[in-house]
Context: one part of a larger RNA
């Protein structure tokens, strides 16, 4: 900007795009075949292997704003206790969300049509014969559906649902007056994200921080005290402290406002 009024929802599916893989076992069955050796079609069933998609319960990695130990060194006057700096985590063990795969969980199927090659049926042409000429079936991991995803600029711009607009003055174009339904600006955010978009939310409020209870992770804080000459160590302490998790709570911050969109639609 079209999609002949404007807007909010739900949609249909022309087209398009992905995807299709396979092995081993068991069983039917040592069965049908075969003199034996050997050894099935068909059809159940189970279990893997590549390759995909989604997730974080679960294992496993990350996890430089979380916890904890520790060397040198500096600095808070000392002591204790703490911070800095040792490469942009000093170094070491751990560690939630979050993101990941080594990890879960599902995926290819099933069935319908039309077909290839093949293999019939009825049949002339050729009194026979012939799946073929009319006609009529079976039949592939393949081809059109079935499965997932995008799709109405599909200009052939489609559907359905709800919502708005009926003032004055003009015959009409229009003008005056008001400015719906919504939407945007702004604003807190994150399930989204380069930007924009999208999605929750803006006091009739949990949007987010902040608090407060939980939860998780660390691993028993500081300080006091005991025991020991001390380093240490035990009590107090499953304590101290805790990011991104989960709730609850208006304390703070989404204030207070502005534009756009119009008047029944050639």
């Nucleotide at each position: 900007c079209g999609c002949a009024g404007g807007a909010g929802a739900u949609u249909u599916g022309a087209g398009g795009a992905g995807g299709g893989c396979u092995g081993u076992c068991c069983u039917u069955a040592g069965u049908a075949c075969g003199a034996g050796a050997g050894g099935a079609c068909c059809g159940g069933g189970a279990u893997g292997g590549a390759c995909g998609a989604a997730c974080c319960u679960c294992u496993a990695g990350u996890g430089u704003a979380c916890c904890a130990g520790u060397u040198g060194u500096c600095u808070c006057g000392c002591c204790a206790g703490a911070g800095g700096c040792a490469g942009u985590c000093g170094c070491u063990g751990g560690g939630u969300a979050g993101c990941u795969a080594c990890g879960u969980u599902c995926g290819g199927u099933c069935g319908g049509g039309a077909u290839a090659a093949a293999c019939g049926c009825u049949g002339a042409a050729u009194g026979c014969a012939u799946c073929u000429a009319a006609g009529c079936g079976u039949g592939a991991a393949g081809c059109c559906c079935a499965c997932u995803c995008c799709a109405a600029g599909a200009u052939g711009a489609g559907a359905u649902c709800u919502c708005c607009c009926a003032a004055c003055c003009g015959c009409a174009a229009g003008g005056u007056a008001a400015g719906a339904a919504g939407a945007c600006c702004c604003g807190u955010a994150g399930u989204a994200g380069a930007c924009c978009a999208c999605u929750a939310c803006g006091u009739u409020g949990a949007u987010a921080g902040g608090c407060u209870g939980g939860g998780u992770g660390u691993g028993u804080a500081a300080g006091g005290u005991c025991a020991g000459c001390a380093a240490u160590g035990g009590c107090u302490u499953c304590a101290g402290c805790u990011a991104a998790c989960c709730a609850g709570u208006a304390c703070u911050a989404a204030u207070c406002g502005g534009u756009c969109g119009u008047u029944c639609g050639g």
Large-subunit ribosomal RNA, domain VI from an Acidobacteriota bacterium, 266 nucleotides, folded computationally.
Its Rfam family is "Bacterial large subunit ribosomal RNA".
The organism belongs to Acidobacteriota, within Bacteria.